[in-house]
Molecule: transfer RNA
Organism: Bacilli bacterium
RNA sequence: AGCUUAGUAGUUCAACUGGCUAGAACGCUCGACUCAUAUCCGAGAAAUACAGGUUCGAGUCCUGUCUUAGCUA
Numbered sequence: 001a002g003c004u005u006a007g008u009a010g011u012u013c014a015a016c017u018g019g020c021u022a023g024a025a026c027g028c029u030c031g032a033c034u035c036a037u038a039u040c041c042g043a044g045a046a047a048u049a050c051a052g053g054u055u056c057g058a059g060u061c062c063u064g065u066c067u068u069a070g071c072u073a
Base pairs, nucleotide, nucleotide: 001072002071003070004069006067007066010026011025012024013023019056028044029043030042031041049065050064051063052062053061
């Protein structure tokens, strides 16, 4: 330099061939329980790497950039 893969809550993963308000577990906060703490129970906050494009509609498709892993030279 070229090619391929991946980028989604704090972490690990879903989301089917583009179609309802992007879900789950752990973690976090609050509440309830308890003499108190933990466990258990209830509730809540929290995310599509960035910028454009296509489309009635984009996490998904296209282009560019950034990052990660791998291959070739």